[in-house]
RNA sequence: GAACACCUUCGGGGACGGGUGGAAUUCCCUAUCGGCGGUAAGAAGCGCUAAGGCUUUGAGCCCGCUAGCCUAUAUGGCUGAUCUGGUGAAAAUCCAGGGCCGACAGUAACAGUCUGGAUGGGAGAAGGUUUUG
Numbered sequence: 001g002a003a004c005a006c007c008u009u010c011g012g013g014g015a016c017g018g019g020u021g022g023a024a025u026u027c028c029c030u031a032u033c034g035g036c037g038g039u040a041a042g043a044a045g046c047g048c049u050a051a052g053g054c055u056u057u058g059a060g061c062c063c064g065c066u067a068g069c070c071u072a073u074a075u076g077g078c079u080g081a082u083c084u085g086g087u088g089a090a091a092a093u094c095c096a097g098g099g100c101c102g103a104c105a106g107u108a109a110c111a112g113u114c115u116g117g118a119u120g121g122g123a124g125a126a127g128g129u130u131u132u133g
Base pairs, nucleotide, nucleotide: 003131005129006128007127008126009125010124017029018028019027031113032112033102034101035065036064037063038062042057043056044055045054046053060100061099068078069077070076082098083097084096085095086094104116105115106114
């Protein structure tokens, strides 16, 4: 350094304010949030001439997953949303602007944001132990 196995820890955010109403954080105005891995030309820091350097960060809507649902209970199936302009050799990721999306059950009234399953599960991340070369 690499692989397998095991152990430990970590591992999801959000309704301010107002309107209608008998009743709504569920409707309307407005506000607000964005899990994990990959891709990535950006950004910040370190280093200080050695260079394709190092570290951190970097896509909700591109690809693949998790959660959720269905079933014959699984090695099966289902599962949301992006455009325009700019730069460039190259951008669905950068910069600018606009738009769009969001499990199930519950509810005094339809929920991404409230309550619940959930002190759960989990994509995975970090560290450690053992083995091998």
Predicted 3D model of a 133-nucleotide RNA (FMN riboswitch aptamer (RFN element)) from Desulfotomaculum sp.
Its Rfam family is "FMN riboswitch aptamer (RFN element)". Gene Ontology term of the family: FMN binding. On this family, see Vitreschak et al., Nucleic Acids Res 2002: "Regulation of riboflavin biosynthesis and transport genes in bacteria by transcriptional and translational attenuation".
The RNAcentral record of the sequence draws on Ribocentre.
Lineage of the source: Bacteria > Bacillati > Bacillota > Desulfotomaculaceae > Desulfotomaculum.
Model confidence (mean pLDDT): 76 of 100.